[in-house]
Context: one part of a larger RNA
RNA sequence: UGGCGGGGACCCGCACAAGCGGUGGAGCAUGCUCUUUAAUUGGUUGAUAACCCAAGAACCUCACCCAGACUUGACAUGUUUGUAGUAGGAAUCCGAAAGGUGACCGAUCUUGAAUUUAUUCGAGAAGCAUACACAGGUGUUGCAUGGCUGUCGUCAGCUCGUACCGUGAGGCGUACCCUUAAGUGGGUUAACGAGCGCAACCCUUACUGCUAGUUGUAUCACUCUAGCGGAACUGCCAUCGUAAGAUGGAGGAAGGUGGGGACGACGUCAAGUCGGUAUUGCCCUUAUGUCUGGGGCUAGAAGCAUGCUACAAUGGCGCGUACAGAGAGUUGCGAUACCGUGAGGUAAAGCUAAUCCCUAAAACGCGUCUCAGUUCGGAUUGAAGUCUGCAAUUCGACUUCAUGAAGUUGGAAUCGCUAGUAAUCGUCGGUCAGCAAAACGACGGUGAAUACGUUCUCGGGUCUUGCACA
Repeated sequence: UGGCGGGGACCCGCACAAGCGGUGGAGCAUGCUCUUUAAUUGGUUGAUAACCCAAGAACCUCACCCAGACUUGACAUGUUUGUAGUAGGAAUCCGAAAGGUGACCGAUCUUGAAUUUAUUCGAGAAGCAUACACAGGUGUUGCAUGGCUGUCGUCAGCUCGUACCGUGAGGCGUACCCUUAAGUGGGUUAACGAGCGCAACCCUUACUGCUAGUUGUAUCACUCUAGCGGAACUGCCAUCGUAAGAUGGAGGAAGGUGGGGACGACGUCAAGUCGGUAUUGCCCUUAUGUCUGGGGCUAGAAGCAUGCUACAAUGGCGCGUACAGAGAGUUGCGAUACCGUGAGGUAAAGCUAAUCCCUAAAACGCGUCUCAGUUCGGAUUGAAGUCUGCAAUUCGACUUCAUGAAGUUGGAAUCGCUAGUAAUCGUCGGUCAGCAAAACGACGGUGAAUACGUUCUCGGGUCUUGCACA
């Protein structure tokens, strides 16, 4: 100087407390461990792995296993030699395909020369073959690296110049008092200044003025859309305070950073990633490269993690009826009509979209069920179907009929959340032929409770103290 302390003081955080809802028990979905397997590809493993890489494993993907093939190669550049029955097409045969075989058909362009003017000979291009340099590698090393990322942590810290103090390591500045979300600001001071962080500048949302209006509407306007502005600064008032500021109030759509986002200092963990890409070294080179057919990643005694659905009456079922936002759409979204109990099918308007379409559910009204393993719950299984796609057996989703399991609120323990939040209800998107989505990302509807307080638990900051630690 740091680090540590079951030392001290002060301060903060959904850290505890106060509340609300969960997880842990059940079934299912998904991931992981382990086991099994020809293979169940690989990575990630306390917090900081485990619906993570993967915004979508039937083939492909694909790295794994079995089998069959190819060898300058599926792809790139260059060189050597050859090249008209050449390139290309292709019957047959072997084969699961890839691949092998190859009867038969059969070219093109540029240029020079000769001529009989549409032929011959030569040189070159293209392609092919051949030999070599090389290609190729999801092979290895994240403890050789770049780049990117997680975490402490959106915590308030981390430093520099000059001066001063100390023999020196170093200190001071950055301490003290007050204040703040903040090393934020004020006062004081051997310090005076400055930088990276904080804040602000950026986006969005709430109010409003102007401008424009495709759409909308019979028309104008409003709503709205999208551009430029305004508006909030402790500015005003009161109290406290030297000040910074604090508490309350007024006006205001909004009040003290208005709400949300992007933004992550010096550094820590040889943290993660060579399997996104790039890349050093090493390794393979008739194979660790490439192609193909099948299988596997979907196994299943057990354990863990994250979710979904429930156990019901604040509910289930039936009928009626109302209201969003955001986003997608031409190999697409598909109104409407008919057929089908239904998934869906047939015909098909409109829409390259403020124009057409996908497009709400909880809520509300009426009826029924009356506390039961039930008109709760829907797993599992049987049968029959629909759709996508070369192909749904391993291994897709959905529909109908039948079947109706566990489950009656969950031990120890543990998680999230402070307001349009939690809880609850649906909608859309990406990936995508289809789908394992109950995931992820976005969107709106309905809409709470509680916070006395900082003793305790966890994490962090500042000062101080002890140390057998560096």